[in-house]
Context: one part of a larger RNA
């Protein structure tokens, strides 16, 4: 390289747009690039295979004859890819009538709780643990009332229930927006699917600037524990948890399972439509579409399991792997204020 694979053994990029390349529906003509056939020419000699002959045989050596699988040119074939013109709707997609949501993005407002403050009642305690201490507390704590400030998250509603391309959304209200599904017809007519690079999004923790700062808490500091305890468990407590704005690009960014499309037994729940039944009406039952779950045949699977939401049967397109450790380092690039990130080896070792 050929092959093999990629849920859990090495291995699906964290998610998208979307370039270039690759890959593409039914059908009518036409050309003849790829394809095929016939024909030519060329394909140098030795080599090599095969016959035959020459050295008393073989090695050597000559003679014929194959082979060089390969390339140009002719002529011809037209199923399949190509290109062209033309047609079609079933694939995609537009309009239009419905529907459901924590999709996003900005404003406001709202009650519970936490902590402080501030009066009131009221006294000796309260917190805290495995049990203490440490700490608060007679300069009146804890409790209990009332008022107030101020941040930050929104109990039940909650559900293998919703939305999202993933990361991820969860009080309520308006405003701006994205997406998605149903159902009717009519439109366009392959416009499709991948998708190298590039572009964009990307949890938490960290970084710049200013701002906030209740709570909770790395670091720290004390109490305890222990042989020690630079921890577990207690009391405290700043970065940080919050908001603008700008970096950062990582994660067990997991379904550990790229995306597309088409087929392949069923039962069940459920969530958003729609249509038949049936009924004053709703529910009920039936069918159907999109979504999510369990369960199970075939069939795959090293088993575990997967099973229409495949890990089954096939195509297309990317990514990626190729024995452990050295090692996601080394250096070198690129990118970042840094932190570090991406790319990413090798000696030596087993």
């Nucleotide at each position: 390289c050929u092959g093999g694979g990629c849920g859990u053994a090495a291995a699906g990029a964290g998610c998208g747009u979307g370039u270039a390349g690759g890959c593409g529906g039914u059908u009518g003509g036409a050309a003849a690039a790829g394809u095929c056939a016939g024909g030519u020419g060329u394909g140098a000699a030795a080599u090599u295979c095969u016959u035959c002959g020459g050295c008393u045989c073989a090695a050597c050596c000559g003679g014929g004859g194959g082979a060089c699988u390969g390339c140009g040119c002719c002529u011809g074939a037209a199923a399949c890819u190509u290109u062209c013109c033309g047609a079609c709707u079933g694939g995609a997609g537009u309009u239009u009538g419905g529907g459901a949501g924590g999709g996003g993005g900005a404003a406001g407002u709202g009650g519970a709780a936490u902590u402080c403050c501030u009066a009131g009642u009221g006294u000796a305690g309260c917190g805290g643990u495995g049990a203490a201490a440490u700490g608060c507390g007679u300069a009146g704590a804890u409790a209990u009332u009332a008022g107030g400030a101020g941040g930050a998250a929104c109990a039940c509603c909650a559900g293998u229930g919703g939305c999202g391309a993933a990361g991820g959304c969860g009080a309520c209200u308006u405003c701006c927006u994205g997406g998605c599904u149903u159902g009717u017809a009519a439109c366009u007519g392959a416009c499709a699917c991948u998708g190298a690079g590039g572009c964009g999004c990307g949890a938490a923790a960290g970084c710049g600037u200013g701002g906030g700062g209740a709570u909770c808490a790395a670091a720290c500091a004390g109490g305890a524990u222990u042989a020690g305890a630079u921890a577990c468990c207690c009391u405290g407590g700043u970065a940080g948890u919050c908001c603008a704005c700008g970096c950062c690009g990582u994660a067990a960014a997991c379904g550990a399972u790229g995306a597309g499309u088409g087929c392949u037994a069923g039962g069940u729940g459920u969530c958003g439509g729609g249509g038949g039944u049936a009924u004053c009406g709703a529910c009920c039952c039936c069918c159907u579409c999109g979504g999510u779950g369990c369960c199970a045949c075939a069939g795959c699977u090293a088993a575990c399991g997967c099973a229409a939401u495949a890990a089954g049967c096939a195509c297309u397109c990317c990514g990626c792997c190729u024995g452990g450790g050295g090692a996601g380092u080394a250096c070198g690039g690129u990118c970042g204020c840094a932190a570090g990130a991406c790319u990413g080896a090798a000696a030596c070792u087993c």
Record summary: Model confidence (mean pLDDT): 89 of 100. This is a predicted structure of a 350-nucleotide part of an RNA (small-subunit ribosomal RNA, central domain) from an uncultured bacterium. The RNAcentral record of the full RNA draws on ENA.